Overview
This is a predicted structure of a 389-nucleotide RNA (Bacterial RNase P class A) from Microbacterium sp. Y355. Lineage of the source: Bacteria > Actinomycetota > Micrococcales > Microbacteriaceae > Microbacterium. It is recorded under the gene name rnpB. Its Rfam family is "Bacterial RNase P class A". Rfam links the family to the GO terms ribonuclease P activity, dimeric ribonuclease P complex and tRNA processing. By type it is a ribozyme. Its mean pLDDT, the model's own confidence on a scale to 100, is 76. RNAcentral holds the sequence, with entries from ENA.
[in-house]
RNA sequence: UGGGUCAGCCAGACGGUCGCGUUGCGGGAAACCGCACCGAGGAACGUCCGGGCUCCACAGGGCAGGAUGGUGGGUAACACCCACCCGGAGCAAUCCGCGAGACAGUGCCACAGAGAGUAAACCGCCUCGCCGACACCGAGCUUGUCUCGGAGGCGUCGAGGUAAGGGUGAAAGGGUGGUGUAAGAGACCACCGGGGGUCAUGGUGACAUGACCUGCCAGGUAAACCUCGUCCGGAGCAAGGUCAGACAGAGGAUGUUGACGCGGCUCGCCGAGUCCUCGGGUAGACCGCUAGAGCGGCGCGGCAACGUGUCGCGUAGAGAGAUGGCCGUCGAAGGGAAUCCCCGAGAGGGGCCCCGGAACAGAACCCGGCGUAUCGGCUGGCCCAUUCG
Numbered sequence: 001u002g003g004g005u006c007a008g009c010c011a012g013a014c015g016g017u018c019g020c021g022u023u024g025c026g027g028g029a030a031a032c033c034g035c036a037c038c039g040a041g042g043a044a045c046g047u048c049c050g051g052g053c054u055c056c057a058c059a060g061g062g063c064a065g066g067a068u069g070g071u072g073g074g075u076a077a078c079a080c081c082c083a084c085c086c087g088g089a090g091c092a093a094u095c096c097g098c099g100a101g102a103c104a105g106u107g108c109c110a111c112a113g114a115g116a117g118u119a120a121a122c123c124g125c126c127u128c129g130c131c132g133a134c135a136c137c138g139a140g141c142u143u144g145u146c147u148c149g150g151a152g153g154c155g156u157c158g159a160g161g162u163a164a165g166g167g168u169g170a171a172a173g174g175g176u177g178g179u180g181u182a183a184g185a186g187a188c189c190a191c192c193g194g195g196g197g198u199c200a201u202g203g204u205g206a207c208a209u210g211a212c213c214u215g216c217c218a219g220g221u222a223a224a225c226c227u228c229g230u231c232c233g234g235a236g237c238a239a240g241g242u243c244a245g246a247c248a249g250a251g252g253a254u255g256u257u258g259a260c261g262c263g264g265c266u267c268g269c270c271g272a273g274u275c276c277u278c279g280g281g282u283a284g285a286c287c288g289c290u291a292g293a294g295c296g297g298c299g300c301g302g303c304a305a306c307g308u309g310u311c312g313c314g315u316a317g318a319g320a321g322a323u324g325g326c327c328g329u330c331g332a333a334g335g336g337a338a339u340c341c342c343c344g345a346g347a348g349g350g351g352c353c354c355c356g357g358a359a360c361a362g363a364a365c366c367c368g369g370c371g372u373a374u375c376g377g378c379u380g381g382c383c384c385a386u387u388c389g
Stems, first nucleotide, its partner, number of pairs: 001385010012330007020039002023036005041360001045371002048369005053236004065232005070084005085099001086097004100227002105225002107221003122166002124162006131155002134152001136150005141144001174192006193217002195214008240287004249278006261269002294313008334355003340351004
């Protein structure tokens, strides 16, 4: 310098102007007005997991159903994160894994192919049988394109053996060489590869390494049923709680033996209601409600995820509804290029100039994750290649 890979950060800035929402203050009878502070994100998104919180349910166990799946750790918890193991990709940094069990059982394996599974015989190879033609040998006498017998290879057909070879396929019973055989075959042997068992060593463990034994070598699929281990009660802030109306209507008490009312009492007057409950814990208002498993710096422990101590920071919260528009200046990457300026012998490089102009998206109880979307930019670690010293 180029390429790669993995992390982290930002995601327009400033000013003006017109608006929107909460809160506070002031004004106003009210509607509302004025001023001030504050007012979305890295994903606020999807609502896919996990928790907190709330209400309901709940002795304990089992079945069903769901989730999960290498090992160890982290965490409130997880399907998340970290470290490691195993397998795969890459020269490497690094990345990917839907990583238990296919000797418990059942199912499935398209097309092609004979056969897709306690394997299979299409071609080929081998053995046997029947028949046929051929050429050869021998015998006979009727000397013929004759008859009979023998052995040979070949062909059709039939019976069987064979998984070496061909062919089909994603996949067909481990590979190479030999022994063996009618032909063959882990049938047997040597070596290699894989599996299993025992032991030793290292590791908390997954596992690794080594030694010995064993022909055990008969596919794949569990995101097919299933088996095994572990975990799981349901609903959700429109949860839930507090205050609490009005109208119609219903019930009860009392009342013409005079209620209620006439400001407290008495007299007197008047003359049919009055009170309570239901309606309804509804409409509405308030709480829940934003300080929380919070964020940042430093120290300590830990490989790390993370934990812990200390210091500091903090202002959305609703009606399910606000957080925006316009203008100006500046603006990264990128693109263009006639002249001009600088460097250069030139090719060319740089400057000036022109164009260009900001994505995805938007809280609604709160957190931890995952997934998805995103114009673009910046910084750093590591790896590979090349050049120079």